[in-house]
Model confidence (mean pLDDT): 76 of 100. Predicted 3D model of a 145-nucleotide RNA (c-di-AMP riboswitch aptamer (ydaO/yuaA leader)) from a soil metagenome. The sequence is in RNAcentral, with records from MGnify. Rfam family: c-di-AMP riboswitch aptamer (ydaO/yuaA leader). About the family: This family represents a conserved RNA structure found upstream of the ydaO and yuaA genes in Bacillus subtilis and related genes in other bacteria. The ydaO/yuaA element is thought to act as a genetic 'off' switch for the ydaO and yuaA genes in its native state. It is believed that the element may be triggered during osmotic shock leading to activation of ydaO, a predicted amino acid transporter gene, and members of the yuaA-yubG operon which code for KtrA and KtrB K+ transporters. For this family Rfam cites "New RNA motifs suggest an expanded scope for riboswitches in bacterial genetic control" (Barrick et al., Proc Natl Acad Sci U S A, 2004).
RNA sequence: UGCCUAAUCCCGCGGCGCCCAGACGCCGGGGAGCGGGGGAACCAACUCGGGGCCGAGGGCCCCAGGGGCGAAUCGGACUUCUGUCCGUAGCGCAUCUCCUUUCAGCGCAAGCCCGACAGCUAACCCCGCAGGCGGAAAGAGAGGA
Numbered sequence: 001u002g003c004c005u006a007a008u009c010c011c012g013c014g015g016c017g018c019c020c021a022g023a024c025g026c027c028g029g030g031g032a033g034c035g036g037g038g039g040a041a042c043c044a045a046c047u048c049g050g051g052g053c054c055g056a057g058g059g060c061c062c063c064a065g066g067g068g069c070g071a072a073u074c075g076g077a078c079u080u081c082u083g084u085c086c087g088u089a090g091c092g093c094a095u096c097u098c099c100u101u102u103c104a105g106c107g108c109a110a111g112c113c114c115g116a117c118a119g120c121u122a123a124c125c126c127c128g129c130a131g132g133c134g135g136a137a138a139g140a141g142a143g144g145a
Base pairs, nucleotide, nucleotide: 001134002133003132004131008032009031010030011029013028014027015026016025017024033129034128035127036126037125038124043119049063050062051061052060053059054058065117066114067113068112069111074087075086076085077084078083090108091107092106093105097145098144099143100142101141102140103139
């Protein structure tokens, strides 16, 4: 100075770090904004499983079921391993700023969580604001602000 993403901004708010204060840093709190989950009626749906342990009622643990965040789903081939490759639903980038978009180009198409349980869902309740990457280079065109 740009990008992915909800993952940003503010506080003459509190405490601590210093002899005091300011600045700065750390921890905590608060506000705004953005994002996610649970949760009626109506509508939809028709499940309520298996194993182990304790046991009076019941409780605890594991799991092919089911569910959640996310673009990240599905399929094929190979492979001693459960890893490699190809494709794909879907997603992202492109630079004077923002929005939409066409044709080419480039990239991603993961990972994690809940633990038998959750449809939608007003009121209401709860949670997150992390992490990662690029930089002197920028393909052509259309429309709008």